Predicted 3D model of a 551-nucleotide part of an RNA (large-subunit ribosomal RNA, domain I) from a bacterium. Model confidence (mean pLDDT): 84 of 100.
Context: one part of a larger RNA
RNA sequence: AGUAUAUGGUGGAUGCCUUGGCGGAGGACGGCGAAGAAGGACGUGAUUAGCUGCGAUAAGCUUCGGGGAGCCGCUAAAUAGGCUUUGAUCCGGAGAUUUCCGAAUGGGACAACCCACCUUGUGUAACAGCAAGGUAUCUCCAGACUGAAUACAUAGGUUUGGAGAGGCGAACGGGGGGAACUGAAACAUCUAAGUACCCCUAGGAAAAGAAAACAAGUCAGUGAUUCCCCUAGUAGUGGCGAGCGAACGGGGAACAGCCUAAACCUGGUUGUUUACAACCAGGGGUUGCGGGACCUCGACAUGGGAUCGAUUAGGAUAGCCGAACUGUCUGGAAAGUCAGGCCAUAGCAGGUGAUAGCCCUGUAGGCGAAAUCCAAAGCGACCCUAGAGGUAUCCCAAGUACCACGGGACACGAGAAACCCUGUGGGAAUCCGGGAGGACCAUCUCCCAAGGCUAAAUACGUGCCUCCGACCGAUAGUGAACUAGUACCGUGAGGGAAAGGCGAAAAGAACCCGGGAACGGGAGUGAAAUAGAACCUGAAACCGUAUACUU
Numbered sequence: 001a002g003u004a005u006a007u008g009g010u011g012g013a014u015g016c017c018u019u020g021g022c023g024g025a026g027g028a029c030g031g032c033g034a035a036g037a038a039g040g041a042c043g044u045g046a047u048u049a050g051c052u053g054c055g056a057u058a059a060g061c062u063u064c065g066g067g068g069a070g071c072c073g074c075u076a077a078a079u080a081g082g083c084u085u086u087g088a089u090c091c092g093g094a095g096a097u098u099u100c101c102g103a104a105u106g107g108g109a110c111a112a113c114c115c116a117c118c119u120u121g122u123g124u125a126a127c128a129g130c131a132a133g134g135u136a137u138c139u140c141c142a143g144a145c146u147g148a149a150u151a152c153a154u155a156g157g158u159u160u161g162g163a164g165a166g167g168c169g170a171a172c173g174g175g176g177g178g179a180a181c182u183g184a185a186a187c188a189u190c191u192a193a194g195u196a197c198c199c200c201u202a203g204g205a206a207a208a209g210a211a212a213a214c215a216a217g218u219c220a221g222u223g224a225u226u227c228c229c230c231u232a233g234u235a236g237u238g239g240c241g242a243g244c245g246a247a248c249g250g251g252g253a254a255c256a257g258c259c260u261a262a263a264c265c266u267g268g269u270u271g272u273u274u275a276c277a278a279c280c281a282g283g284g285g286u287u288g289c290g291g292g293a294c295c296u297c298g299a300c301a302u303g304g305g306a307u308c309g310a311u312u313a314g315g316a317u318a319g320c321c322g323a324a325c326u327g328u329c330u331g332g333a334a335a336g337u338c339a340g341g342c343c344a345u346a347g348c349a350g351g352u353g354a355u356a357g358c359c360c361u362g363u364a365g366g367c368g369a370a371a372u373c374c375a376a377a378g379c380g381a382c383c384c385u386a387g388a389g390g391u392a393u394c395c396c397a398a399g400u401a402c403c404a405c406g407g408g409a410c411a412c413g414a415g416a417a418a419c420c421c422u423g424u425g426g427g428a429a430u431c432c433g434g435g436a437g438g439a440c441c442a443u444c445u446c447c448c449a450a451g452g453c454u455a456a457a458u459a460c461g462u463g464c465c466u467c468c469g470a471c472c473g474a475u476a477g478u479g480a481a482c483u484a485g486u487a488c489c490g491u492g493a494g495g496g497a498a499a500g501g502c503g504a505a506a507a508g509a510a511c512c513c514g515g516g517a518a519c520g521g522g523a524g525u526g527a528a529a530u531a532g533a534a535c536c537u538g539a540a541a542c543c544g545u546a547u548a549c550u551u
Base pairs, nucleotide, nucleotide: 001550002549003548004547005546006545007544008543009542015536016501017500020472021471022469023468024467025466026465027464029461030460031168032167039101040100041099042055043054044053046079047078049075050074051073061095062094063093064092065091066090070083071082072081106115107114108113116135117134118133119132120131121130122129137165138164139163140162141161142160143159144158145157146156172203173201174200175199176198177197183190187239213222214221226253227252228251229250230249236244237243257453258452259451260397264283265282266281267280268279269278270277271276288431290396291395292394293393294390295389296388297387303384304383305382307381308380309379314374315373316372317371319367320366321365325340326339327338329336341358342357343347349361350360351359402426403425404424405423406422407421408420412438433448434447435446436445437444488495489494508535511522512521513520514519
């Protein structure tokens, strides 16, 4: 030195565990903010570093409920001092307080700081100082004062009062803009894709929506929108390449329909006056077997409501009741063994010194709210709501329809290219009218644009509740089971860790010895201390010790 055996050190794999994650389902709910949010800074405890809570009333104040014996949050024990059956701590509802920054809003600023003005109060001999409230900008409404071209006026300006807005927020929605990589085995039309991304903006959903719609193959027929399944990878479209890709119709989910403009009537204002016109308000009116105005007749009832209010059933935010077991053996410990019982609308689950229906928390089942919120049905208020005939005088949404050119969007790339949107130019008609049915024309059929509103079925889940998992189990699962978006790095945008486990219970090793100490040896605790805090198990690499053999 090697090999072997034994026994240690180091190390932290493995096993077991789980307070944390991941995914799914269902439910509730879907906003917060100038009454100052989200997010922070700084404070706040008897002693207080961090976390949590809270805000100079500062781990809290008031009140109403719940609850019922201990309590003064956690790491984290201790001492001191207190509170509590006159009901504390704790849980829930409502309220009070709520520094400074932050939309930040009196002005300013290098966020958490600096400096003001006005009013009122306080204070002073008078200042000063102090306290409370107010003082940003924009929009709209109302008033006042001013005031051009331009005489009256108007526009505009200034100002006072009132109301609203502003910022934040995970995804979902609507709109305005809008790539490239890529694919086409290159690449330019095309694709990716109206995706990513940027901007505006809304709601608990949004958007869409009550036909100028479809259909028409035989007879015909359908009847707002949205979503799902099929139709169908069909018809089409396409350097007819890559690809893109419907609709009609059928089956389901859910169902709901309405209001204006105009004609006409009434009233008012303005235009110097009559006439007339414009505007405002009320009535009227809302349709395609055309409707309405207008004239004549008739009706005042019935039905409905998506609006408001009070009340109630019910629900949310604390909770409460809740069955049934003993002995024996092993053991440190019984829930295990054995024996004999019991409950069960409860044998889901978790805990308890090993594996518990009957020990504890619970579970099945049942019960419960002073206060705030949600809220079906019903009630009340309010709102809406009928027809028949006649006439052919009036009305029926205009720079619109439509046309041309240029684009976009439709599954549809200019194509035979309709339909839809519109930048430029031109530019109708009012029912004897107008649009559509995929160029266009005729016939036929369907419909009535150029105003608006509309629940449900649908999308999403930051956050909340419940349940579940052939999901993970500490190099996994979130980056984060622990002081985690922390430490640390970076000027900054930003990047971003490592780190869980003694034991049933600290019973966490009094005392003695060695040592300066660390630490070790005894003693003691414990079932176990090779469970001793560098603590469950404790693999391997690596390093020793002892013995044997070999060289």
The full RNA is in RNAcentral, with records from ENA.